[in-house]
Molecule: FMN riboswitch aptamer (RFN element)
Organism: Kocuria dechangensis
RNA sequence: ACGUGUUCCGGGGUCGGUGGAAGUCCGAACCGGCGGUCACAGUCCGCGAACCGGACGAGUGCCCACGCGCAGGUGCCAGCACCUGCCGGGGGUUCCCGUCCGGCCGAACCGGUGGAACUCCGGUACCGACAGUCACAGUCUGGAUGGAAGGCAACACGU
Numbered sequence: 001a002c003g004u005g006u007u008c009c010g011g012g013g014u015c016g017g018u019g020g021a022a023g024u025c026c027g028a029a030c031c032g033g034c035g036g037u038c039a040c041a042g043u044c045c046g047c048g049a050a051c052c053g054g055a056c057g058a059g060u061g062c063c064c065a066c067g068c069g070c071a072g073g074u075g076c077c078a079g080c081a082c083c084u085g086c087c088g089g090g091g092g093u094u095c096c097c098g099u100c101c102g103g104c105c106g107a108a109c110c111g112g113u114g115g116a117a118c119u120c121c122g123g124u125a126c127c128g129a130c131a132g133u134c135a136c137a138g139u140c141u142g143g144a145u146g147g148a149a150g151g152c153a154a155c156a157c158g159u
Stems, first nucleotide, its partner, number of pairs: 001159007008151002014028004029139002031128002033047004042126002051103007059095001061093004066088002069086008108124005130142003
């Protein structure tokens, strides 16, 4: 240096008002994952959670027919037929999990500096999944002791 594995890595509700009741409403408060960018980004270009759809794969239950398969039973024309159970691979389907693909997916302007900034400085704005809740949630609770993006992060092993 490269590869593999494991681990790690997200912030924020305080005061007042109304009310029977609000961290959910109102006034103020507070917060900002990851990669990129000529220069530092919640608002630029992308990625990521949840949700929806599709394809494929694994597991599981059920159904179907099949097998000179195995075991038991019944019948008789005595080595064949039928029945039940099991096993095997195949087809269909339910549920569930995984991978991939697609959909959905919020919000910024003005002035200044500069060669260069929607990223810095000044000013004024704006945005924030789903479910729950005695009343509407970026900040509470929950799925989540989960998952994911990404990492010049840490450790181990290999070359």